Notes: The RNA shown here (c-di-AMP riboswitch aptamer (ydaO/yuaA leader)) has 131 nucleotides and comes from a Bacillota bacterium. Its Rfam family is "c-di-AMP riboswitch aptamer (ydaO/yuaA leader)". Rfam links the family to the GO terms cyclic-di-AMP binding and regulation of gene expression. The coordinates come from a structure-prediction model, not an experiment, and the mean pLDDT is 82. Of the family's consensus pairs, 92% are formed in the model.
RNA sequence: ACACUCGACCUGCCGAAUCGUGACAAGGUCACGACCGGGGGAACCAAUCUUGGGGUGAAUUCGCUAGCCGAUAGGGCUGCCUCGCGGCCCGAACCCGUCAGCUAACUCCGGAGGCAACCAUGCGAGGUGGA
Numbered sequence: 001a002c003a004c005u006c007g008a009c010c011u012g013c014c015g016a017a018u019c020g021u022g023a024c025a026a027g028g029u030c031a032c033g034a035c036c037g038g039g040g041g042a043a044c045c046a047a048u049c050u051u052g053g054g055g056u057g058a059a060u061u062c063g064c065u066a067g068c069c070g071a072u073a074g075g076g077c078u079g080c081c082u083c084g085c086g087g088c089c090c091g092a093a094c095c096c097g098u099c100a101g102c103u104a105a106c107u108c109c110g111g112a113g114g115c116a117a118c119c120a121u122g123c124g125a126g127g128u129g130g131a
Stems, first nucleotide, its partner, number of pairs: 011116004018034007035111006045101001052099001053096004061071003064067001074090005080127006
């Protein structure tokens, strides 16, 4: 000097998964509030039941040579915001347990986890903010 790997701060990403206050046995636990998210639940309307049915989620469906395969409904990122072009990706998993359509009142829950590191974090337009 270069390359690779690991860890951390700042920053950023997926996701509802964040913020604040207080108490205590105090580097954590508990409680409350705000905010965000999900389920159940009338009338009216709608629908079809062992071929069980349903929920969270973008994650559904199809194909064949049946493999860590190809495509696909749909979804994410592209570092100030939005839109467009282009580029890069995901297209899972889990849960309820014979039961639930929508659904006002009402009611019951969740606020986790996982990642990125010179890069196409590129280009154009309109905003915003700063100088």